Predicted 3D model of a 75-nucleotide RNA (c-di-GMP-I riboswitch aptamer) from an Acidimicrobiales bacterium. Its mean pLDDT, the model's own confidence on a scale to 100, is 85. Its Rfam family is "c-di-GMP-I riboswitch aptamer". From the family's description: GEMM was predicted in a large-scale screen for bacterial structured RNA regulatory elements. Lineage of the source: Bacteria > Bacillati > Actinomycetota > Acidimicrobiia > Acidimicrobiales.

This record gives sequence, C1' cells and structure tokens, in this order.
RNA sequence: GGACGAAAAAGGCAAACCCUCCGUGAGGGGGGGACGCAAAACCACGGGACUCCACGAGUCAGCCGGGCCGUCGAA
Repeated sequence: GGACGAAAAAGGCAAACCCUCCGUGAGGGGGGGACGCAAAACCACGGGACUCCACGAGUCAGCCGGGCCGUCGAA
C1' cells in the first nucleotide's frame, strides 16, 4: 500500500417517532431520540423511487451500482 471486516478496542453517524423552522410538494435545517450503519462521509454520473404551480424543474447518497476521500484492526 492492497484486500478483508471480530460478540475486539477507540472515536463517529443516526431510522422510526416527537417538537420546531423552511418548502406548493417530494423533502430539508435545528433539538430530542436510537432502528441500524465501515463509509449511514461527500458527489445526482448510470439505474431506480418520489414530487410539483408539470414536460422542465426538483427530491432521495439510510434503494442499487459508480466516483472520490477516509477511522480502527484480529483472523
């Protein structure tokens, strides 16, 4: 450095639900909360799903690929 991923250790993230704010909406920000997660960090590139004031604008990275960066460490 690559591959791999423990009933290991350290640190991290945070579904549903509740409160609040933003958005027509999908959904998003903040707080609480943990179902889970080794990329559940980031990027809408391919597929997919979804929304609308609908044919061109959006949303989802915790749906699957892909890209890119990356914590820890046994077999």